[in-house]
RNA sequence: UUCUUAUCAAGAGAAGCUGAGGGAUCUGGCCCAAUGAAGCUUCAGCAACCCCUGAUCCUGUCAGGAAGGUGCUGCCUCCAACAAGAUGUCUGUCUUGAGAGAUAAGAG
Numbered sequence: 001u002u003c004u005u006a007u008c009a010a011g012a013g014a015a016g017c018u019g020a021g022g023g024a025u026c027u028g029g030c031c032c033a034a035u036g037a038a039g040c041u042u043c044a045g046c047a048a049c050c051c052c053u054g055a056u057c058c059u060g061u062c063a064g065g066a067a068g069g070u071g072c073u074g075c076c077u078c079c080a081a082c083a084a085g086a087u088g089u090c091u092g093u094c095u096u097g098a099g100a101g102a103u104a105a106g107a108g
Base pairs, nucleotide, nucleotide: 001108002107003106004105005104006103007102008101013043014042015041016040017039021032022031023030027080028079029078044073045072046071049069050068051065052064053063054062055061056060077100082097083096084095085094086093087092
């Protein structure tokens, strides 16, 4: 860096350093931010993808766990955008899907 599969409405923050932006991307909206953004470090926590234990009708399913590998700890992946549909006239609201993205596991 590419591909495949699964998940994405739940959950979980303090301190130190630093100092102006940040919420992936273009656009629009809505937010966060000197009462300290992003980043880095330490500690803590959440979850249960890999993992561990047990059961079982054993390519799997169920129950439990958290030592280890990741991940995560504002807002639904912050919302919309693109397509289809519903409702309906405050040109808005709702639903589904696609695309993009994130994370994990596997493969190249």

Predicted 3D model of a 108-nucleotide RNA (SAM riboswitch aptamer (S box leader)) from Sporosarcina limicola. Lineage of the source: Bacteria > Bacillati > Bacillota > Bacilli > Sporosarcina. Rfam family: SAM riboswitch aptamer (S box leader). Gene Ontology term of the family: regulation of gene expression. Its mean pLDDT, the model's own confidence on a scale to 100, is 82.